[in-house]
């Protein structure tokens, strides 16, 4: 310099942080599910080192030896047969040689010089092989086999006879061998080694075949293979801290190839260990493999190196090599044979079997190749190996066609019914032949003179022919994460990696269509790495999230000031050796490509050696003074220990005075007191603590320390600069100190006070409150060793703006003020840091050194074990299991029996009520065939309903209808319609009588009715939690927001807060805000005054009437008027408030309409509309009768009363307003006691009608269940209506119930209001105590905001956010 590094979901209403959990990637000796065409290359018991049937896996050499057997040839006996000898060929049990220590398997053991790496052996061995030198002379005794006898079931032996060798033995020869003695040179760290040399002693041998060799002996060297030693590295646990007697060392002897306590005798008492011994657990190690940016982490199948093992344990023999997988002996377990005496066996070799298990293959072919053993060789052996078989177990490659083809076919799916999509996909046309089928041909692999030799294999390859024919699945589709709809289901069935989905409209379950991804595979499960900076070396933290040890001293350890010199351990550079091969990387080559494989290069970051450098670290020497310490002179202090002294107060005791209470509390009681308390005076006793001073003042390491005096004693600070000369910092273990409580022994005990007792409080009260009261608190000595032991902040050093207090020193000064400086202790505040809060020279800043501690929440600071303790307990300190969070800081709300301010008939002050009575009405409940449905705290309950006898009507009963009571479309016929009859009615395929619409361009059309069939109608059926619209409520409360800017990492904040003021986010002022919107107010209507205009049906001054007029009353148009406008005071020179003037009205004049953003899944599917679901001879439509009016009961809302402010009777032409009136309001007059009837003037209305009561005046009643009250009931009537039985209203007469002012609780109202009096209207045939309006008469009270309720704004706390009707703890089930 280049290359390389990815994140996401999940805690919250939202945010930032901390922190865990989860996912996306890669890998696998895998397994499971679904599916499955071909080939190449790899790979295949991870579990029971469990047990093994059967076959094979190590033999070979006759050219070492004697025999035996067979065959052939030949000679003799013999002429066949038979027998003897010789020769040749072949086979071979035995002796002998070499090999069975290699190859092959497995990973049990092993934490070790086992392995890796690098050294060493002057302390060693090495068959076969290579090289060199020398040699092989002479003898001997046996023994298998064999023969005979014999034991035993067998395995296997015993005795006898007799024989050979390259088997064995003796002698000779021999040194560059070995040992001893002597002596020289050179070298080595040492013991010593090497070389040359003199003497003495000891030790060899084998032949075979044939002529070429092979074999043999001794010696030296090499190569190869091994043995031993050492440095470094190599898992977890300290809840394993001490281990060790051959242990450590020495001397001597033994043993070994060799060193060595390897073994033995004696002597000494060592050796290892916090740099982790010993013990326990786990594990073969490595090259490598997987992952990762790397550093790392995990792993050790296959291939390669080393080790260990061969049924378990032990042992040696042979041999060059073993303590030996297919050898031996012994012991154990197991299996097999047995004549019961005794024997045999070892698949962790290749196949294979059983077993175990989620799970892992053929009892195959061949020695053709490569390699191994024996042999002179041919040849033999070889489950090593080469091949084949099985399995998608993995990696790689190929295919399942290609091109054209729109009527965008059929079918499927969806649909807004138009269409969209599947989809050029298919069909259809053209074409190709990889794989496939079949026929032919046909290898390389074989080996350097020739021949012969191929398991694989008639395989690969090549050439023809055939024919799109035989070859696609799996998973997913809510987010992470690419990909969406329908149906079914209805917190069920199910899904799920995390968050989570499913309770009737599920893109999350199941299915289908479609889509996405991968593809002969695809998913799931398991394991590892990654993401995870989530153990942080690279690369984290510790005030509050997990985390600073309670504090100090201090051994080891770690780190350490300035100058000079030396060394070279660390460090850096060069060179050398090694770092096996394979793997990996780069570049090339070979299989058609790739996987695979071959070659070359670099690399293997390491270790060791060697030569240099000397800055830094280290080390040695020397030197310095600034770190540190000493000295000297001062100084402040509740620093510590011991002794003594003092006064105030409490309590107790004694005495006096004195009398009825004291004490205590929110209120009381227990308690004390007439046996004299409490109060008060005097005297005494005793213990504990030290008022004021006193102070975010002082001292101490922390805990902690407070009257005064004395003694002893520790530390600090300041000044000085005489002395030492880095003597320093930190500090695991260790030691010491360490509040309170507690424990032990002995004292002491006034007050206070756990436990305990009593009294209260309370649902309870083992508490809070009260009265008592014991340990304890105090002293001495000894333990305990913990605290929110906190600054929740370890110690030390250096550096980095300031300001202002305070404590103790020093200096300058004119001795005042002031300035400078050191040390301590506070506050504020930059830079910087921090998640924020905050810290900020007393750091949580910038750096360095050392120590402690943390790694999700719960379980748990718990269990077990250890240590300490008299005990209480302390300390050290887990796991199973469980959750997806737990947590920090800050934000916005909501909430608080938090705070500040303000408002409201909210309280208070008043008036009238409700709750008690009977009645009316609504609701609940009950009942019923049905008592239709809805409304449910305020904000349901005289509500929907402005009026249920039928109708209404939705409910019930009985009956009857099915294209329908209603709409549209098609066809057809005809007007429609209707007295009458049957039936409860609907209705009737009963009968009868009448009747023939309108328009017309004469074609027809329209309306109405009957009939037919089908689309469809219909539903007051469900869901108000699928919706629209409408409405209620907080609330006519003053709030709710936005743009830009600014601040904050962000949620958010600011504006909108603050000071005033208002009914008001109303207005003013201030302000990092400046503006704006929806709300407030105003604009609208009614009302109060007046002007003007206009006047009929209104009014009238004209005597009446007619007429006239419009002043007044009135009517209804247009104006005026009120704005804190004026004056004064207060206020901030403001906004505004208070008072006043004028005015009909004064501070929004009174009333109404008007309802911000939103909240309550508030109400309504039964006003209406509407999605989806449901019914369709019925959940639709019609009709009769019934029901909605029931009645042990409970609640709400009204009206009427309980009476004298009253009832009743009478008098007075008493006095209103809003309204209504044609199927109507109805006058006068007549009848009736009355309701009403008759009557019908007038009026579609300022004209006529409806049409007042309380009040006022006079009389009577005299406090009673009444001359109050009117329920209930009887009788007689009236009205409406088809019809008043269930079930209407009214009248008269008679009857005359409860009720004498209403418990707890609770409602309305602030002025023309409450209260009281009547009148009208809507609905309506009739029915009003309800509702909506109207006027008449006409009060009381408000000190005030402490409290109750509701609301607004600011602030504070919060573990709440479904927001206190929250959250949450314990017990029980």
């Nucleotide at each position: 310099c280049c290359c390389u590094u990815a994140g996401a979901g999940u805690u919250u209403g939202a945010u930032c942080c901390u922190g865990g959990c989860u996912c996306a990637g890669g890998a696998c000796g895998a397994a499971c599910g679904c599916u499955g065409g071909c080939g190449g290359c790899a790979c295949g018991c991870c579990u029971a080192a469990c047990a093994c049937a059967u076959g094979c896996a190590a033999g070979u050499c006759g050219a070492a030896c004697g025999g035996a057997g067979a065959a052939u040839u030949u000679a003799g006996g013999u002429u066949u047969a038979c027998u003897u000898g010789a020769a040749u060929u072949c086979u071979u049990a035995g002796u002998g040689g070499c090999g069975g220590a290699c190859g092959g398997g497995u990973g049990a053991g092993u934490a070790a010089c086992a392995c890796g790496u690098g050294a060493g052996c002057a302390a060693c061995c090495u068959g076969c092989c290579u090289u060199u030198g020398a040699g092989a002379g002479a003898g001997g005794a046996a023994u298998a086999a064999u023969u005979u006898c014999u034991g035993g079931a067998a395995a296997c032996g015993g005795a006898u006879u007799g024989u050979a060798a390259u088997a064995c033995c003796u002698c000779a020869u021999a040194a560059c061998a070995u040992a001893g003695c002597g002596a020289a040179a050179u070298c080595g760290c040492a013991u010593g080694a090497u070389u040359a040399u003199g003497c003495u002693a000891u030790c060899a041998a084998a032949g075979a075949u044939u002529u070429a060799u092979c074999a043999c002996u001794c010696a030296a060297a090499g190569a190869u293979g091994g043995g031993c030693u050492c440095g470094c590295g190599u898992c977890u646990g300290a809840u394993u801290a001490g281990a060790u007697a051959g242990u450590u060392g020495g001397u001597g002897a033994g043993g070994u190839a060799a060193c060595g306590g390897c073994c033995c005798a004696c002597c000494a008492a060592g050796u290892c260990g916090a740099c982790g011994a010993u013990c326990a657990g786990u594990a073969g190690c490595c090259g490598g493999a997987c992952u990762g940016a790397g550093a790392g982490g995990u792993u050790g199948a296959a291939c390669g190196g080393c080790c260990a093992c061969a049924u378990u344990g032990g042992g040696a023999c042979u041999g060059a090599g073993a303590c030996a997988c297919g050898g031996c002996c012994c012991a154990g377990a197991c299996u097999c044979c047995u004549a019961c005496g005794g024997g045999a066996g070892g698949c962790a070799g290749c196949a294979g079997u059983g077993g175990g298990g989620a799970a892992u293959a053929u009892u195959g072919c061949a020695c053709a190749a490569u390699g191994g053993g024996g042999g002179a060789a041919a040849g033999c052996c070889u489950g090593a190996u080469g091949c084949a078989g099985c399995a998608a177990c993995g990696c790689c490659g190929c295919g399942u066609g290609a091109g054209g083809g729109a009527a965008g076919a059929c079918g499927g799916u969806c649909u807004u019914c138009g269409g969209a999509u599947u989809g050029u996909a298919a069909a259809c046309c053209u074409u190709u032949g990889u794989c496939c089928u079949u026929g032919g041909u046909g290898a390389c692999g074989a080996a350097a003179a020739a021949a012969a030799u191929g398991a694989c294999g008639g395989u690969a390859g090549c050439c023809g022919a055939g024919g799109a024919g035989g070859a696609a699945g799996c998973c997913a589709c809510g987010g992470c994460u690419a990909a969406c709809u329908a149906c079914g289901u209805g917190c069920c069935a199910g899904c799920a990696g995390c968050c989570g989905c499913g309770g009737u409209a599920a893109u999350a379950c199941g299915u289908a269509g479609g889509u996405g991804g991968c593809a002969a595979g695809c998913g799931u499960u398991g394991u590892c790495c990654g993401g995870a900076a989530u153990u942080a070396c690279u690369g984290g933290g510790u005030g509050u999230a997990a985390a600073g040890g309670g504090a100090g001293c201090g051994c080891a350890g770690g780190c350490g000031g300035g100058g000079g010199a030396g060394c070279a351990a660390g460090u850096c550079a060069g060179c050398u050796g090694u770092g096996a091969a394979a793997u990996a990387u780069a570049c090339g080559g070979g299989c058609u490509u790739a996987a695979c494989u071959c070659g070359u290069a670099g690399a293997c970051u390491g270790c060791a050696g060697u030569u240099g450098a000397a800055a830094c670290u280290g080390u040695u020497c020397u030197u310095c003074u600034u770190g540190a310490g000493u000295g000297a002179a001062g100084u402040a202090g509740a620093g510590g220990u011991a002794g003594g002294c003092g006064g105030a107060a409490u309590u107790c005791c004694g005495a006096g005075u004195g009398u009825a209470g004291c004490g205590g509390u929110g209120a009381a009681a227990u308690g004390c007191g007439u046996a004299g308390a409490g109060a008060u005076u005097c005297g005494g006793a005793g213990g504990a603590a030290c008022a004021c001073c006193a102070g975010u003042g002082g001292c101490g390491a922390a805990g902690g320390c407070g009257g005064c005096c004395u003694a002893c004693u520790g530390g600090g600070c300041u000044u000085u600069a005489a002395c030492u000369g880095a003597c320093g910092c930190u500090g695991a273990g260790g030691c010491u100190c360490g509040a309170a409580a507690g424990c032990g022994u002995g004292g002491g005990g006034a007050g206070c006070a756990a436990a305990c007792a009593g009294g209260a409080u309370u649902a309870g009260a083992u508490a809070c409150c009260c009265u008592g009261g014991u340990a304890g608190u105090c002293c001495a000595c000894g333990c305990c060793g913990u605290a929110a032991a906190c600054g929740a902040u370890g110690a030390a050093u250096a550096c980095u703006a300031g300001g202002u207090g305070u404590a103790g020193g020093g200096g300058c000064c004119c001795c005042a003020a002031g300035c400078c400086u050191c040390u301590g202790u506070g506050c504020c505040g930059c830079c910087g840091c921090u998640a924020a809060c905050g810290c900020a020279u007393u750091a949580a800043g910038u750096a360095u050194u050392c120590c402690g501690c943390c790694u999700g929440g719960g379980g748990a600071g718990u269990a077990c074990g250890g240590u300490c303790g008299c005990a209480a307990g302390a300390u050290u300190a887990a796991a199973a299991c469980u959750c997806a969070a737990a947590g920090g800081a800050a934000u916005u709300g909501a909430c608080g029996g938090g705070g500040a301010c303000c408002c409201g008939c909210a309280c208070a002050a008043g008036c009238a009520g409700c709750g008690g009575a009977g009645c009316a009405u609504g609701u609940g409940g009950u009942u019923u065939a049905a008592u239709u449905c809805g409304a449910a705290g305020c904000a349901a309950c005289g509500c929907g309903a402005a009026g249920a006898a039928c109708c209404u009507u939705a409910c019930c009963u009985a009956g009857a209808c099915u294209u329908g009571a209603c709409a549209u479309g098609u066809c057809u016929u005809g007007a429609a319609u209707u007295a009458c009859c049957a039936g409860u009615a609907a209705u009737g395929u009963g009968g009868g009588a009448a009747g023939u619409u309108c328009c017309u361009u004469c074609g027809g059309g329209a309306a109405c009715a009957g009939g037919a069939a089908c689309a469809c109608a219909g539903g007051u059926g469900g869901u108000g939690c699928a919706u629209g619209g409408u409405u209620g409520u907080c609330g006519u409360c003053a709030g709710c927001u936005c743009g830009u800017g600014u601040c904050g990492u962000g949620a958010g904040a600011u504006g909108u807060u603050g000071g005033g003021u208002u009914a008001a986010g109303u207005c003013c002022c201030g302000c990092a805000a400046c503006g704006a919107g929806c709300g407030c107010a105003a604009c609208c209507c009614c009302u109060a005054u007046u002007g003007u205009u206009a006047g009929u049906u209104g009014c009238u001054a004209c005597g009446c009437a007619a007429g006239a007029g419009c002043a007044c009353u009135c009517u209804a148009g247009c104006g005026a008027g009120a704005c804190u406008g004026c004056c004064g005071u207060u206020g901030a020179c403001a906004a505004a408030a208070c008072g006043g003037a004028g005015g009909a009205a004064g501070g929004u004049g009174g009333g109404g309409a008007u309802g911000a953003c939103g909240u309550c899944a508030a109400a309504u599917c039964a006003u209406c509309a509407u999605g989806c679901c449901c019914c369709u001879u019925a959940u639709g439509a019609c009709c009769u009768g019934g029901g909605c009016u029931a009645c042990a009961c409970a609640c709400g809302u009204a009206a009427u009363a309980c009476a004298a402010u009253g009832g009743c009777c009478g008098u007075c032409a008493a006095c209103a307003a809003c309204g209504a009136g044609g199927a109507g309001c109805a006058a006068a007059c007549c009848c009736g006691c009355g309701a009403g009837g008759g009557g019908g003037a007038g009026c579609a209305a300022a004209a006529c009608u409806u049409a007042a009561a309380a009040a006022a005046c006079g009389g009577u009643c005299u406090c009673a269940g009444u001359u109050c009250g009117g329920a209930u009931u009887g009788c007689a009537g009236g009205c409406u209506g088809c019809a008043a039985c269930u079930c209407g209203c009214c009248u008269g007469c008679a009857u005359g119930a409860a009720g004498u002012u209403g418990g707890a609780a609770u409602u309305g109202c602030u002025a023309g209001u409450a209260a009281u009096c009547g009148c009208g209207g809507a609905u309506c045939a009739g029915c009003a105590u309800g509702c909506c309006g109207c006027g008449g008469u006409g009060a009381a009270u408000a000190c005030g905001u402490u409290c109750c309720c509701g609301g607004g704004c600011c602030u504070u706390g919060u573990a709440c956010a479904c927001a206190c009707c929250g959250c949450c703890c314990g017990u029980c089930a």
Overview
Predicted 3D model of a 1373-nucleotide RNA (small-subunit ribosomal RNA) from an uncultured bacterium. Rfam family: Bacterial small subunit ribosomal RNA. Its family is annotated with structural constituent of ribosome and ribosome in the Gene Ontology. The coordinates come from a structure-prediction model, not an experiment, and the mean pLDDT is 83.